[in-house]
Molecule: transfer RNA
Organism: candidate division Kazan bacterium RIFCSPLOWO2_01_FULL_48_13
């Protein structure tokens, strides 16, 4: 340099056939439960879906680019 993949909650990943309210395990918080704690139970908060531009009535999902990792090849 060239080719694939991948980047969505504080961590770990679905969703990637365009319209559903953006989501699950853990992690926080509060609340039950417990003499207490822990495990369990419940309900809450946490996302400009890496960034920026396009196409569309609508974009996490399709196009360019660009920036970050990862594999291969040179």
């Nucleotide at each position: 340099g060239c080719g694939c993949c991948c980047g969505u909650a504080g961590c770990u990943c679905a969703g990637g056939g365009g319209a559903u309210c953006a989501g699950a395990g853990c992690g926080g918080u509060c609340g039950g439960c417990u003499a207490c704690g822990g495990a369990c139970c419940g309900a809450c908060a946490g996302g400009u879906c890496g960034g920026g531009g396009g196409u569309u009535c609508g974009a996490a999902u399709c196009c360019c680019u660009c920036c970050g990792g990862g594999c291969g090849c040179g």